[in-house]
């Protein structure tokens, strides 16, 4: 220096040929049950806005009616060759 794979909520991770992003599972929060905890069951659980609604997959662009997905670049991580 060349080649290769990979980066998604607080975590581990899912998205079939480019069509509802965050399934599901931990971990959190609230209730309910206990004498009180734990186990267990039910609801909730990105960010922004009063609200309509906008944004959110490592930055930055670009193709597309539409990108987690395909092109560029650029960073970091892991591995190969020299």
């Nucleotide at each position: 220096g060349c080649c290769c794979g990979c980066u998604u909520g607080g975590u581990g991770g899912a998205a079939u040929c480019g069509g509802c992003a965050g399934a599901c599972a931990c971990a959190g929060c609230a209730g309910c049950c206990u004498u009180a905890g734990g186990a267990g069951c039910u609801g909730c659980c990105g960010c922004c806005g009063c609200a309509a609604g906008g944004c959110a997959u490592g930055g930055g662009g670009g193709u597309u009616c539409a990108a987690g997905u395909c092109c560029c670049u650029c960073a970091g991580c892991g591995g190969g060759c020299a």

About this RNA:
The RNA shown here (transfer RNA) has 82 nucleotides and comes from Longimicrobium sp. Rfam family: tRNA. Its mean pLDDT, the model's own confidence on a scale to 100, is 81. NCBI's taxonomy places the organism under Bacteria, Pseudomonadati, Longimicrobiia, Longimicrobiales, Longimicrobium.